Predicted 3D model of a 111-nucleotide RNA (TPP riboswitch aptamer (THI element)) from uncultured Bermanella sp.
RNA sequence: GUGCAGCUCACGGGGUGCCCACUGGUGUAAACCAAUCGGCCGAGAUGCAUUUGCAAACCCGUUGAACCUGAUCCGACUAGCAUCGGCGUAGGAAUGAGCGUGGUUUGUCUA
Numbered sequence: 001g002u003g004c005a006g007c008u009c010a011c012g013g014g015g016u017g018c019c020c021a022c023u024g025g026u027g028u029a030a031a032c033c034a035a036u037c038g039g040c041c042g043a044g045a046u047g048c049a050u051u052u053g054c055a056a057a058c059c060c061g062u063u064g065a066a067c068c069u070g071a072u073c074c075g076a077c078u079a080g081c082a083u084c085g086g087c088g089u090a091g092g093a094a095u096g097a098g099c100g101u102g103g104u105u106u107g108u109c110u111a
Stems, first nucleotide, its partner, number of pairs: 006099005011061004017040003023034004046055003067092003073086004
């Protein structure tokens, strides 16, 4: 310095949240109104139908913190969700085939 593992097909699992802080409007102000062709985070916050289903995108499939439960949990932070730490070698959670890669073993051929 380079490589160290994945890819394809089929099937399956999953979530879709938060907010008037910003912004706009009204108002002297306090404050009030607006969830939308608004704002925030995120991979993803969608569409149609209509109360639960279909579809799309996205993420994930046991090497499984995708996602669910505990949880209307605890601490920090945030406008809030999110995020970080805890809970947490807690309980659950959806896979097969083919190709490929590496290692080992055996056999054959050649030197």

Notes
The organism belongs to Bermanella, within Bacteria.